Annotation: The part of an RNA shown here (small-subunit ribosomal RNA, central domain) has 346 nucleotides and comes from bacterium ND3003. Rfam family: Bacterial small subunit ribosomal RNA.
Context: one part of a larger RNA
RNA sequence: UUGGGCGUAAAGGGCAUGUAGGCGGCACCGUAAGUCGGGCGUGAAAUGCCGGGGCUCAACCCCGGCGCCGCGCCCGAUACUGCGGUGCUUGAGUCGGCGAGGCGGAGGCGGAAUUCCUGGUGUAGGGGUGAAAUCUGUAGAUAUCAGGAAGAACACCGGUGGCGAAGGCAGCCUUCGAGCGCACGACUGACGCUGAGGUGCGAAGGUGCGGGGAGCAAACAGGAUUAGAUACCCUGGUAGUCCGCACAGUAAACGAUGUACACUUGGUGUGCGGCCAAGAGGCUGUGCGCCAAAGCAAACGCGAUAAGUGUACCGCCUGGGGAGUAUGCCCGCAAGGGUGAAACUC
Numbered sequence: 001u002u003g004g005g006c007g008u009a010a011a012g013g014g015c016a017u018g019u020a021g022g023c024g025g026c027a028c029c030g031u032a033a034g035u036c037g038g039g040c041g042u043g044a045a046a047u048g049c050c051g052g053g054g055c056u057c058a059a060c061c062c063c064g065g066c067g068c069c070g071c072g073c074c075c076g077a078u079a080c081u082g083c084g085g086u087g088c089u090u091g092a093g094u095c096g097g098c099g100a101g102g103c104g105g106a107g108g109c110g111g112a113a114u115u116c117c118u119g120g121u122g123u124a125g126g127g128g129u130g131a132a133a134u135c136u137g138u139a140g141a142u143a144u145c146a147g148g149a150a151g152a153a154c155a156c157c158g159g160u161g162g163c164g165a166a167g168g169c170a171g172c173c174u175u176c177g178a179g180c181g182c183a184c185g186a187c188u189g190a191c192g193c194u195g196a197g198g199u200g201c202g203a204a205g206g207u208g209c210g211g212g213g214a215g216c217a218a219a220c221a222g223g224a225u226u227a228g229a230u231a232c233c234c235u236g237g238u239a240g241u242c243c244g245c246a247c248a249g250u251a252a253a254c255g256a257u258g259u260a261c262a263c264u265u266g267g268u269g270u271g272c273g274g275c276c277a278a279g280a281g282g283c284u285g286u287g288c289g290c291c292a293a294a295g296c297a298a299a300c301g302c303g304a305u306a307a308g309u310g311u312a313c314c315g316c317c318u319g320g321g322g323a324g325u326a327u328g329c330c331c332g333c334a335a336g337g338g339u340g341a342a343a344c345u346c
Stems, first nucleotide, its partner, number of pairs: 004317003007300002012314001014201004021194003025088007033081002035077008048066007091191001092188005097182003103177007110154001114150008125136002162169002206247006215241002220236004258313006265292012295302002319346003328339004
């Protein structure tokens, strides 16, 4: 392993793309492999089941019947599936029009703030805390004005809002690229769904090389607190945080909810379109939210963005600890990552 499950009890792969495979719209024709019906052959005996009989019974033995779940051949059926063919347009896609967007890459620009430097004004403090001290300042600080330099992040707008497959994305402009939505028409004609492996993307922290370094800040140092204080608080401060290239590949990578499609009662708000009315508004498409019907659910709750009703395919779970450990293998410069037990114990 049957079976049952995966929002919170164990369990959805971090996300995508796509190979094999699985599954697959409407109509007609052919075929007859699957499927169905009939016949024939075979399925040795023993064993098995049912009935009967023999040893005093039973075990055991004997007889009869059935069964032997199967396979092969022949004839037939054609609804469904398969295979071959022809056609169709509703699934899927292409083209033309319009539209919104912090979607991605590159280049450029801007102001506020911060720190530092130079100069002016100015004088005894400043800073910090629960209170202090370390620290800083008469070699002129703090404050204030002017000028300059640097790096990082973009207040207000800002939203319960937008975009992206996920990670994630926010000043402004230019440019290159991608996805999405809507309306009408034309076109292709099932070209589709899922997806073991594979491949790509993948926050923070980390690694290598080269740059950069304002602020912040692991480590570290000092001051406090305390019985102690390898902390919380304070003063400093190096990696790092930033940029380029390369690696790493993890997360409470969360909606703790795989992807796709179909169906199912209402209300309300909001982003972007379309149609009608054009005054509020009504209808419709696609997103993002809230509240409820039925239904589901152990409850919490979910409720057209389902956790409802179904279908297809993938991933995963099977008591707690041991343990995401050991071992082997694969990957990595390393840190480590992937796969992943058992003894023992409750």
The RNAcentral record of the full RNA draws on ENA and SILVA.